[in-house]
RNA sequence: AUGAAGGCUGGGUGAGAGACCUUAAAAAGGCGCCGAAGGAGCAAGGGAAACUGAAACUCUCAGGCAAAUAGAAUCCAGUUGGACG
Numbered sequence: 001a002u003g004a005a006g007g008c009u010g011g012g013u014g015a016g017a018g019a020c021c022u023u024a025a026a027a028a029g030g031c032g033c034c035g036a037a038g039g040a041g042c043a044a045g046g047g048a049a050a051c052u053g054a055a056a057c058u059c060u061c062a063g064g065c066a067a068a069u070a071g072a073a074u075c076c077a078g079u080u081g082g083a084c085g
Stems, first nucleotide, its partner, number of pairs: 006080008018031001020030004032065003038061001039059003045052002
């Protein structure tokens, strides 16, 4: 500075799957599921090797399975930021 990416705050939208069963009803256990908090895994590529290596893919540790809450992502506003020039 006619201020890029990114960060933070507030607001809008926001999916899936059990209002399951048992017990002494406090909690615990059992069976079945979901993928969009978080976490983990890897293809190409790189590397002598070890290893590195993305996701909305995979796993389901954690979390979740009426509503509410939460919720990735996205939009808007504010704020921060200081790239190119």

The RNA shown here (Glycine riboswitch aptamer) has 85 nucleotides and comes from Halanaerobium polyolivorans.
Model confidence (mean pLDDT): 81 of 100.
Taxonomically the source falls in Halanaerobium (Bacteria, Bacillati, Clostridia, Halanaerobiales).
The sequence was found by an Rfam model in a public genome assembly.